[in-house]
Context: one part of a larger RNA
RNA sequence: UGACGGGGGCCUGCACAAGCGGUGGAGCAUGUGGUUUAAUUCGAAGCAACGCGCAGAACCUUACCAGCCUUUGACAUCCCGCGCUACUUCCAGAGAUGGAAGGUUCCCUUCGGGGACGCGGUGACAGGUGCUGCAUGGCUGUCGUCAGCUCGUGUCGUGAGAUGUUGGGUUAAGUCCCGCAACGAGCGCAACCCUCGUCCUUAGUUGCCAUCAUUCAGUUGGGCACUCUAAGGAAACCGCCGGUGAUAAGCCGGAGGAAGGUGGGGAUGACGUCAAGUCCUCAUGGCCCUUACAGGCUGGGCUACACACGUGCUACAAUGGCGGUGACAGUGGGCAGCCACCUCGCGAGAGGGAGCUAAUCCCAAAAAGCCGUCUCAGUUCGGAUUGUUCUCUGCAACUCGAGAGCAUGAAGGCGGAAUCGCUAGUAAUCGCGGAUCAGCAUGCCGCGGUGAAUACGUUCCCAGGCCUUGUACA
Numbered sequence: 001u002g003a004c005g006g007g008g009g010c011c012u013g014c015a016c017a018a019g020c021g022g023u024g025g026a027g028c029a030u031g032u033g034g035u036u037u038a039a040u041u042c043g044a045a046g047c048a049a050c051g052c053g054c055a056g057a058a059c060c061u062u063a064c065c066a067g068c069c070u071u072u073g074a075c076a077u078c079c080c081g082c083g084c085u086a087c088u089u090c091c092a093g094a095g096a097u098g099g100a101a102g103g104u105u106c107c108c109u110u111c112g113g114g115g116a117c118g119c120g121g122u123g124a125c126a127g128g129u130g131c132u133g134c135a136u137g138g139c140u141g142u143c144g145u146c147a148g149c150u151c152g153u154g155u156c157g158u159g160a161g162a163u164g165u166u167g168g169g170u171u172a173a174g175u176c177c178c179g180c181a182a183c184g185a186g187c188g189c190a191a192c193c194c195u196c197g198u199c200c201u202u203a204g205u206u207g208c209c210a211u212c213a214u215u216c217a218g219u220u221g222g223g224c225a226c227u228c229u230a231a232g233g234a235a236a237c238c239g240c241c242g243g244u245g246a247u248a249a250g251c252c253g254g255a256g257g258a259a260g261g262u263g264g265g266g267a268u269g270a271c272g273u274c275a276a277g278u279c280c281u282c283a284u285g286g287c288c289c290u291u292a293c294a295g296g297c298u299g300g301g302c303u304a305c306a307c308a309c310g311u312g313c314u315a316c317a318a319u320g321g322c323g324g325u326g327a328c329a330g331u332g333g334g335c336a337g338c339c340a341c342c343u344c345g346c347g348a349g350a351g352g353g354a355g356c357u358a359a360u361c362c363c364a365a366a367a368a369g370c371c372g373u374c375u376c377a378g379u380u381c382g383g384a385u386u387g388u389u390c391u392c393u394g395c396a397a398c399u400c401g402a403g404a405g406c407a408u409g410a411a412g413g414c415g416g417a418a419u420c421g422c423u424a425g426u427a428a429u430c431g432c433g434g435a436u437c438a439g440c441a442u443g444c445c446g447c448g449g450u451g452a453a454u455a456c457g458u459u460c461c462c463a464g465g466c467c468u469u470g471u472a473c474a
Base pairs, nucleotide, nucleotide: 001474002473003471004470005469007468008467009466010465011464012463013462015458016457019422020421021420022419023418026314027313028312029311030310031309032308033307034305035304042053043052064300065299066298067297068296069295070294073125077124078123079121080120081119082118083117087102088101089100090099091098092097105116106115107114108113127289128288130287131286132285136283137282138278139277140276141274143272148187149186150185151184152183153182154163155162156161167178168177169176193266194265195264196263198234199233200232201231202230203229204228207224208223209222212221213220237260240254241253242252243251244250316415320374321373322372323371324370325369332363333362334361337356338355341352342351343350344349381412386407387406388405389404390403391402392401428450429449430448431447432446433445434444
């Protein structure tokens, strides 16, 4: 100087408390451990691994296993030789591959040839998701959006170092004020950026409709006032008033205002810590393999199942189930696509078929809501499991897809110890969209609808900041 203390003081945070809803019990989904296996590829491991890499494992992916094959190689550059290759058909084969038949190569040219492409050959080389994240770059997590971390000069100290950065106030903040052997400065804080909330201007189609006609319909004429769209601007600064404070910084109350003291949300992550994570995104040192640790293919596996854990979904019901009814969103997506409408089917869906490269057409139906019924039961709750018949995608749904109809109708009576989230348009609850994607979300990323309760307070648990104290620790 740090670190640590079941030392002290001050302070902060959904840290506790006050509340609301969960998890832990059930069934299922998913990840992990373990076990099994020819293989169940690999990584991630307290917080900060475990719906994580994986924004989507039937083949492919795929890195794993078995078998069948290849060896200058699936891919790159250089050298030599040959031009007919691409493509089509047939045969053998699980396919890779092998064989046979057919079959205009193209561009430039000084006509010597050169280049593209393909085949054959030689070796230099290719190749490796092989090892080392404790050799590394890059990227990322975490403490933590916590308020800290430092430097120059000066001063003090033999020195390590100290001072500044401590103190009195204040703040979300090392934010600001005052004081002070310090005076300044940098990285952080804040602001500048995006978005939501108010108003104005500009613009008016594909959007809108107050007035005037018109229609089944903003459909058409007309209009751009309103809504909206998207560009520019205004607006909030403790600016005004009162109180308080030290006449300061600030704090409290009030007015006006769409908004008030950082207005809400986002992006933004200092010096560093964890030899944190990643050599399987990529790059890369070293080591290792080179007829194999490389490459191709078929099939299997990653989907196994006495068990254990994490994260979720659906429930156990009446604030509910079922039937009926009929309104009101927003974000988005669409041409190998979204699909209106008609017909068929109980349905998944199928057959026709218009529009739309989209403020124009489509996905599209929002759902919670309201009305009726059921009357407390393993039920008209719950839907697992199983049987069967189908639908769709796809070369192909046996291992191993999703969906529909009929039948079946398991556990489950609100869950032990323990434990998680959340302070407002939040929690809870309700549906909708998108990425990935042929097909396949209860996951993920977004969107809107309805819409609470509680916070006395900081003694305690956890984490953190500043000052101080002890130390046999560094």
Model confidence (mean pLDDT): 82 of 100. Small-subunit ribosomal RNA, 3' major domain from alpha proteobacterium INB22, 474 nucleotides, folded computationally. Rfam family: Bacterial small subunit ribosomal RNA. Its family is annotated with structural constituent of ribosome and ribosome in the Gene Ontology. The full RNA is in RNAcentral, with records from ENA and SILVA.